A computed fold for a 78-nucleotide RNA from an Acidimicrobiia bacterium, annotated as c-di-GMP-I riboswitch aptamer.
Rfam family: c-di-GMP-I riboswitch aptamer. From the family's description: GEMM was predicted in a large-scale screen for bacterial structured RNA regulatory elements.
Of the family's consensus pairs, 100% are formed in the model.
RNA sequence: GGACCGAAAAGGCAAACCCGCCGUGAGACGGGGACGCAACGUCACCGGGGCCCACCGCUGGCCAGCCGGACUACCGAA
Numbered sequence: 001g002g003a004c005c006g007a008a009a010a011g012g013c014a015a016a017c018c019c020g021c022c023g024u025g026a027g028a029c030g031g032g033g034a035c036g037c038a039a040c041g042u043c044a045c046c047g048g049g050g051c052c053c054a055c056c057g058c059u060g061g062c063c064a065g066c067c068g069g070a071c072u073a074c075c076g077a078a
Stems, first nucleotide, its partner, number of pairs: 005076002012037002017032004022027001035065001041071003046068003049063004053057001
């Protein structure tokens, strides 16, 4: 110094719920709020899964805080 890994400290994110706002909806965004998170950062044109509907689509959408995967990343004890 690197990989695995996840003790400590610093710093970070933010579920439910409430308010505002957009959307038919799943949900998104902003504010409040913290259940949790060591990738709870990104990818839905990586795969599976779940969900939505005024149009049911294998060229419609939503979810990355459902799982696996890819890429990237802070700190540093055992």